This is a predicted structure of a 681-nucleotide part of an RNA (large-subunit ribosomal RNA, domain II) from an Opitutales bacterium. The source organism's lineage runs through Bacteria, Pseudomonadati, Verrucomicrobiota, Opitutia and Opitutales. Its mean pLDDT, the model's own confidence on a scale to 100, is 85. The full RNA is in RNAcentral, with records from ENA.

Context: one part of a larger RNA
RNA sequence: GUCUGGGAGUUAUUGUCUAAGGCGAGCUUAAGGCUUUACGGGCUGGAGGCGAAGCGAAAGCGAGUCUGAAGAGGGCGGAUAGUCGUAGGCAAUAGACCCGAAACGGAGAUGAUCUACGCAUGGCCAGGUUGAAGCUUUGGUAAGACAAAGUGGAGGACCGAACCCGUGAGCCUUGAGAAGCUUUGGGAUGAGCUGUGGGUAGGAGCGAAAGACUAAUCAAAUUCCGUGAUAGCUGGUUCUCUUCGAAAUAUAUUGAGGUAUAGCCUUGCGUGCUGAUCACAUGGGGUAGAGCACUGAAAAGACGAGGGCCCACACCCGGGUACCAACUCUUAUCAAACUCCGAAUACGUGUGAGUGGAGCGCAGGAGUCAGGCAGUGGGGGAUAAGCUCCAUUGCCGAGAGGGGAAGAGCCCAGAUUACCGAUUAAGGCCCCAAAAUAUCACUAAGUGGAAAGAAGGAGGUGAACUUACUGAGACAAUAGGGAUGUUGGCUUAGAGGCAGCCAUCAUUUAAACAAUGCGUAACAGCUGACCUAUCAAGUGAGUUUGCGCCGAAAAAGAUCGGGACUAAAGUGAUAUGCCGAAGUCGUAAGCUUACGAAAGUGAGCGGUAGAAGAGCGUUCUAAUUAAGGAAGAAGUCUAAGGGGAACUGAAGAUGGACAGAUUAGAAGUGAGAAUCCAGGC
Numbered sequence: 001g002u003c004u005g006g007g008a009g010u011u012a013u014u015g016u017c018u019a020a021g022g023c024g025a026g027c028u029u030a031a032g033g034c035u036u037u038a039c040g041g042g043c044u045g046g047a048g049g050c051g052a053a054g055c056g057a058a059a060g061c062g063a064g065u066c067u068g069a070a071g072a073g074g075g076c077g078g079a080u081a082g083u084c085g086u087a088g089g090c091a092a093u094a095g096a097c098c099c100g101a102a103a104c105g106g107a108g109a110u111g112a113u114c115u116a117c118g119c120a121u122g123g124c125c126a127g128g129u130u131g132a133a134g135c136u137u138u139g140g141u142a143a144g145a146c147a148a149a150g151u152g153g154a155g156g157a158c159c160g161a162a163c164c165c166g167u168g169a170g171c172c173u174u175g176a177g178a179a180g181c182u183u184u185g186g187g188a189u190g191a192g193c194u195g196u197g198g199g200u201a202g203g204a205g206c207g208a209a210a211g212a213c214u215a216a217u218c219a220a221a222u223u224c225c226g227u228g229a230u231a232g233c234u235g236g237u238u239c240u241c242u243u244c245g246a247a248a249u250a251u252a253u254u255g256a257g258g259u260a261u262a263g264c265c266u267u268g269c270g271u272g273c274u275g276a277u278c279a280c281a282u283g284g285g286g287u288a289g290a291g292c293a294c295u296g297a298a299a300a301g302a303c304g305a306g307g308g309c310c311c312a313c314a315c316c317c318g319g320g321u322a323c324c325a326a327c328u329c330u331u332a333u334c335a336a337a338c339u340c341c342g343a344a345u346a347c348g349u350g351u352g353a354g355u356g357g358a359g360c361g362c363a364g365g366a367g368u369c370a371g372g373c374a375g376u377g378g379g380g381g382a383u384a385a386g387c388u389c390c391a392u393u394g395c396c397g398a399g400a401g402g403g404g405a406a407g408a409g410c411c412c413a414g415a416u417u418a419c420c421g422a423u424u425a426a427g428g429c430c431c432c433a434a435a436a437u438a439u440c441a442c443u444a445a446g447u448g449g450a451a452a453g454a455a456g457g458a459g460g461u462g463a464a465c466u467u468a469c470u471g472a473g474a475c476a477a478u479a480g481g482g483a484u485g486u487u488g489g490c491u492u493a494g495a496g497g498c499a500g501c502c503a504u505c506a507u508u509u510a511a512a513c514a515a516u517g518c519g520u521a522a523c524a525g526c527u528g529a530c531c532u533a534u535c536a537a538g539u540g541a542g543u544u545u546g547c548g549c550c551g552a553a554a555a556a557g558a559u560c561g562g563g564a565c566u567a568a569a570g571u572g573a574u575a576u577g578c579c580g581a582a583g584u585c586g587u588a589a590g591c592u593u594a595c596g597a598a599a600g601u602g603a604g605c606g607g608u609a610g611a612a613g614a615g616c617g618u619u620c621u622a623a624u625u626a627a628g629g630a631a632g633a634a635g636u637c638u639a640a641g642g643g644g645a646a647c648u649g650a651a652g653a654u655g656g657a658c659a660g661a662u663u664a665g666a667a668g669u670g671a672g673a674a675u676c677c678a679g680g681c
Stems, first nucleotide, its partner, number of pairs: 001681006011094009021084003026050003032044004054061002064076004097236002100233001104226003108223003116200002119197006125190001127159003130155001134151006163187003168183004202218001204214002239615006249262005263368002265365007273356001277353007289341001290339002295335003299331004306324002308321004371396010401412003416589004421585003427579003430563003436576007448565001456550002460547010477534005483507003488502003513528001517526002590605006616670001618667008628658001635654003641648002
């Protein structure tokens, strides 16, 4: 892992509700006793319980009573239905659907053969090195001290086997081994190592102290008992079909992943048009918007009280000001906590329509209290988040089908069943792949086809418009001219159109600047403005707008879903078709429900938690079947056929002795999951 078997709402008591019964102003026995065909039986037994009257704290009174001064008012009562068992739902008390802790307690027990530390008695430490004290001799001294040589053999001394330990590394790590192997390393006469015996124990021991060790177990051993501890937590909870069908909110909570009440679901009974919704009528409002009349904010100007600065000044008067500036006025604004105003919606009320898995009331049973995304209105955040918190609508949750390449929440649309019928929605119609043609434009960027990506940029190109020049010849190109006073004046070393400052006239002209730029030390030179000729028809400047271009960078090989597409298979517009779903229609069938005597007609039948209903199967019991079975039971294999499902099941094979059906009853009553339990492989 798989197979087979086992495996979870039970039982008792009490309460409450429902169903069908018995008796009924009553109903009912309990223990015990008697009996019997020994039973899930019958008969006794009225102790006791519930009900038939309540009110008051009580005395007490009583269809009333209490409060009260009260014949008031008010509270609780009074129009009678109960009771007993049975079955079922739910609750409470019990282990209470099952499995699961870590823990807690026991003056219960077992452990120091491991290990920690004492005790008693024994054992062990190759070899080598160093050379303390003391002593001897000699030197030395007044005597010492002291020095040298020798001797000596101290030490938690040194090196290093046995022995003890376990430093680094490697190996092993389903191992040879639940701690090892190899190598390297530390101690090795000591606080040393070790044999045997014996001692100390569970809130206790022992500890050169690490919460270490106390038998592979230690921040309180092991074992048994309390014990089925408790678990607001996790997991699991076994057959079928039918009807309806939620919630993820409010309030409270030592409350926040729990619970209670309400909300929302379901079932029964009652009520009987009251409901959602629509129409009409009628209300209040202060949101969106708007506005500036208030409260505040805030821009420019006018006027200018008041102030600053400067001048003047003994004081009082004064003068100036490109400073600040109230009020007032003009122009132009802003506001969730501003409003002179003010919608749409929403909400309330009335009238009418509205028979709906509508409303309302009572009773039984729940589940839900982690929600998510999208649109819209907002708060928080950064007008960030697949962010967070509200409101409102939809969907998912609990929703299949079609579209979106693929996708819980987007778009379309709500699946009872069958059909090789029809018709549409969203979305599509070149091929993959069902279905399309026609007309007019635009786009050249593969834009389309990342983000309908920015500021910004551009003789891309289409449309509409404004304006200037133009056969008295424009725009562009080419050729020629582009002069004189004059080198204008100033400045300057110089300044001659062209460093800079000032002025910018006049003349001759077809035209020509006291010069647009380059250039020179300054001139010179080139060029432009301006004019003419050649040429011959449009040219220039701008506004609005359609579609495109650049701006434009990401990590495995790229991409519109792909192929591929350019008078499209892209974009805009027009027209008419077609395809396309479990939608709708058609035909047939089943079920639920309303009406109905029926026939039938109408409506309905997605579904998690959950409520309600109807069934299938298993084991046992009773009665019936005057039954089945060695001419072969149950079981097993195969399985025609039947039924809406659970299921049923002829014939055949195997098997070798029991077993079915009907009607009732009682349950150890249904397996795929629980890191479920046992066994086989």